[in-house]
Molecule: transfer RNA
Organism: Magnetospirillaceae bacterium
């Protein structure tokens, strides 16, 4: 330099044909317990990497940029 995949909650990752952003773990509260752990119930937590375009509407489609990983030379 070229090609491909990826960037979504604190972490690991889903996400439909474009139409309300989710799970597990973690955090906080309550219940339970003599107490803790475990367990159960609930709550909070998001610039969907950034910008532009298409569209009534974009995490999703198109283009550009940045970063990460892998491959080729």
């Nucleotide at each position: 330099g070229c090609c491909a995949a990826g960037a979504u909650a604190g972490c690991u990752c889903a996400g439909a044909u474009g139409g309300c952003a989710g799970a597990g773990c973690g955090g906080c509260g309550c219940a339970c317990u003599c107490g803790u752990a475990a367990u159960g119930c609930g709550c909070a937590g998001g610039u969907c990497a950034g910008g532009a375009g298409u569209u009534c509407g974009a995490u999703u489609c198109u283009c550009c940029u940045u970063c990460u990983u892998g491959g080729c030379u």